[in-house]
RNA sequence: CAAGUAAAUCAGAUAGUCGCAGGUACUGCAAAUACCUGAGGAAAGUCGGAGCUCCGUCGGGCAGGGUGCUGGAUAACGUCCAGUGGGGGUGACCCCAAGGAAAGUGCCACAGAAACAAACCGCCUCUUUAUGAGGUAAGGGUGGAACGGUGAGGUAAGAGCUCACCAGCAAGCAGGUGACUGUUUGGCUAGGCAAACCCCAUCCGGAGCAAGACCAAAUAGGGGAACAUUGAGGUGGCCCACUUCUUUCCCGGGUUAGGUCGCUGGAGCGUUUAGGCAACUAAACGUCGAGAUAGAUGACUAUCAAAUACAGAACUCCGCUUAUAGAUUUGCUUGCUGA
RNA sequence: GGAGCCGUGGUGUAGCGGUUAACAUGCCGGCCUGUCACGCCGGAGAUCGAGGGUUCAAAUCCCUUCGGCUUCGCCA
Repeated sequence: CAAGUAAAUCAGAUAGUCGCAGGUACUGCAAAUACCUGAGGAAAGUCGGAGCUCCGUCGGGCAGGGUGCUGGAUAACGUCCAGUGGGGGUGACCCCAAGGAAAGUGCCACAGAAACAAACCGCCUCUUUAUGAGGUAAGGGUGGAACGGUGAGGUAAGAGCUCACCAGCAAGCAGGUGACUGUUUGGCUAGGCAAACCCCAUCCGGAGCAAGACCAAAUAGGGGAACAUUGAGGUGGCCCACUUCUUUCCCGGGUUAGGUCGCUGGAGCGUUUAGGCAACUAAACGUCGAGAUAGAUGACUAUCAAAUACAGAACUCCGCUUAUAGAUUUGCUUGCUGA
Repeated sequence: GGAGCCGUGGUGUAGCGGUUAACAUGCCGGCCUGUCACGCCGGAGAUCGAGGGUUCAAAUCCCUUCGGCUUCGCCA
C1' cells in the first nucleotide's frame, strides 16, 4: 500500500425568524405573556422474556406446549459470556436446535437379491452332472446409505478367522467443577432419521393499559355481609376442587356518554473505584432526558465540501431479528514493496 | 395500540415428506356449423410470497422475513 476480519462511535452543527405540544411562574379559573423541556439506533417486526393490572392464578392430577453439549450471568428469557465437541477458511476469524436410535413404534420413495441382521451375478466344494445340494460378504451391480476401513497372513474359496495401524464400543487409571481430553486393557461391531411419534431432564395458569381503578348526569332497580352444603346453575383445555342463587340481616351499589388516575423516577442514565478471563455485579459521587387522547416535535434563511440513509414515541423495561446514505476510530490476519 | 388469520397456473381450490404438484373454470389451436354458442380432440400456462436450515429427498417440518385480510358481528 492492497485485500480481508472482528468490534465500537456518530446519525448534522451553529445563528436567526415563524409555528406546535407539555410543565412551571403569574391568576379565583381560563386565555395571554415569560422561562424550561420536547423521538430512535432501530421508536419498526411484535419474535422471546419480565414488571404492572384484572380474571376463577396461588392446592393436586391429566392433557397440551416450549427448551435441550458444559459451566456461569440475569428479575427472566429461545438472550448474553467463557469453554467442550463438530464443520468451513492459507489465516485473523466465522457457523452449529449439539440429550437418547442398545426402551418401544414408525419411515427409508425409485432402483436393488437384500434397507436390518441379506445369496442376484460371481467364487469354491460335493456328485445323482442339473433349472441340484451346501459353503462364502473378497469382487461386480443398485442406491444418498449395503452389515467397520487399509495391508499382510490364512483358506477348497472366503471371512476379525489371526495380526499391525486407523475408526468405533465398554471398563479401569490420570487431569478437569463439568462438557470432555489423554492413556491402558478387553471384546471383535450394533445402518440412517427424534426440526417422525416417543423416552429422559427442565420450565410454563390465562388475558392484556382498548388491562384496570375512581368520580358521575339521565335511565333502570338492585347491591353488600353472614349461615348452611339440600337443590339448581356458572366456569377461560379437562377432573377433583372452587363459586353464585334459593335463607337471614344491613343500605347504599351497578351499567354507560364524559372526566380523573393508570402515565412515566426507572431491574434508569453518566463518571470513578473494586471484584470477575468475560457476560455482569457492588460501592461512592453526579444527574432527570417526551407523555398526547384526533393525537406535538415542523418550515424557511445563512455558513461549514455536501445535508442526502432507514425511519416517527402512545404503559414500561431487558433482549433478538430486520432496514439503514455517509463519516470516523481501534485490534488482528494475509499478500506485495522498501529500510 | 393490541390480538387473530391467510399466501399454490389468469381466477377459485386440493395436495401436508417420495417418481413429471392435481381438479374446475378461463386461455390457445383444430374439428363440428351457413355463422356463433354448446359439444368433441389436443396443447400451453406454477420454480407453491421470499431467504436460510433439518433430511438421501421439502409446497409439506423448523427459523427469519415480506405482503394482504379481519374491526364496537375481534378488543373502548

Predicted 3D model of RNase P RNA and transfer RNA as a complex of 415 nucleotides. The coordinates come from a structure-prediction model, not an experiment, and the mean pLDDT is 76.